[in-house]
Context: one part of a larger RNA
RNA sequence: CACUGGUUAAGGAACUCGGCAAAAUGACACCGUAACUUCGGGAUAAGGUGUGCCCGUUCGAGUGUAGGACCUUGCGUCCGAAGCUGGGUGGGGUUGCAGUGAAAUGGGGGUUGCGACUGUUUACUAAAAACAUAGGACUCUGCGAACUCGUAAGAGGACGUAUAGGGUCUGACGCCUGCCCGGUGCUGGAAGGUUAAGGGGAGAUGUUAGUCUUCGGGCGAAGCUUCGAACCGAAGCCCCAGUAAACGGCGGCCGUAACUAUAACGGUCCUAAGGUAGCGAAAUUCCUUGUCGGGUAAGUUCCGACCUGCACGAAUGGCGUAACGACAUCCCCACUGUCUCGGCCAGUGACUCA
Numbered sequence: 001c002a003c004u005g006g007u008u009a010a011g012g013a014a015c016u017c018g019g020c021a022a023a024a025u026g027a028c029a030c031c032g033u034a035a036c037u038u039c040g041g042g043a044u045a046a047g048g049u050g051u052g053c054c055c056g057u058u059c060g061a062g063u064g065u066a067g068g069a070c071c072u073u074g075c076g077u078c079c080g081a082a083g084c085u086g087g088g089u090g091g092g093g094u095u096g097c098a099g100u101g102a103a104a105u106g107g108g109g110g111u112u113g114c115g116a117c118u119g120u121u122u123a124c125u126a127a128a129a130a131c132a133u134a135g136g137a138c139u140c141u142g143c144g145a146a147c148u149c150g151u152a153a154g155a156g157g158a159c160g161u162a163u164a165g166g167g168u169c170u171g172a173c174g175c176c177u178g179c180c181c182g183g184u185g186c187u188g189g190a191a192g193g194u195u196a197a198g199g200g201g202a203g204a205u206g207u208u209a210g211u212c213u214u215c216g217g218g219c220g221a222a223g224c225u226u227c228g229a230a231c232c233g234a235a236g237c238c239c240c241a242g243u244a245a246a247c248g249g250c251g252g253c254c255g256u257a258a259c260u261a262u263a264a265c266g267g268u269c270c271u272a273a274g275g276u277a278g279c280g281a282a283a284u285u286c287c288u289u290g291u292c293g294g295g296u297a298a299g300u301u302c303c304g305a306c307c308u309g310c311a312c313g314a315a316u317g318g319c320g321u322a323a324c325g326a327c328a329u330c331c332c333c334a335c336u337g338u339c340u341c342g343g344c345c346a347g348u349g350a351c352u353c354a
Stems, first nucleotide, its partner, number of pairs: 001349008010340002014338001019335001027051005036041001038172001061085003067079004071074001107333004112328002114325002119131002135170007147156003173320004178250003183247002185243005192238003198232002203227002206224002210219003251269005278312001279309001290306005
């Protein structure tokens, strides 16, 4: 010097990205216990007191018999030994586990964000606000179901049957979930347009029995062959509707009120429709350490407001929310060698020799 332990005057987070680490709390009994709340919780809330050994003491709820009391004389009311049922406390015995060790072994409180919760996850840098979840919604599926695996047979779905099964989104609960169907998708429609194979076959090509010939060649039936116009011809697409808890989208400019400022109001352009409720410098705010208030002597963080939302917004859910969290932020109490700022002690290394 390093590591692992122990201790430390005064101070007590001044350390640091951050109380990381350490310290502190810790068992049992009794007393006592706030906001909030889904009335279950919150809660071991918080906070306070006690703990050795010996001796002694100790109960009473319900029902209601015998009996008694009362006056309104009743199927009355009240009291009530015994008996019966049940409980508290103390002691003893027995059984199991631990143990013969002064030990046990939560720090606490408050604010906010996110996620309802228990759960799951990157085996070996991420445990979370990510995934899941119960609950909600849409959609498909009538059973040889839809869907999945397989070329098929077949299998799963399911020895289930729409209170079932598959897919997608959302994510307890509470209050809610606005407008747009122009685009894309999906569903339905079928008059018209377009349209494949196929059908169809007008017409044409090649070949040649034959025939003509100026002997070079020409024409050319049937059959065979190769092309082939019109016309007929489904779904789809075009077209017409519906549908947003389908994919998605949810404006601009100018003017105006008797101080100023602002604009309930008006004008105009565009759109499928122009963002409703709620929330808002937010896990979203660039400018920005916005402005005001709170907390501190001092606060780019935090909390409460404002709204000028660069660029929130309603199941790609919006806003709240008790409980819960090895989650994230900020504050307070307690506590401390984290620090001011170091010191000391022990052990193991380091170092020397073998």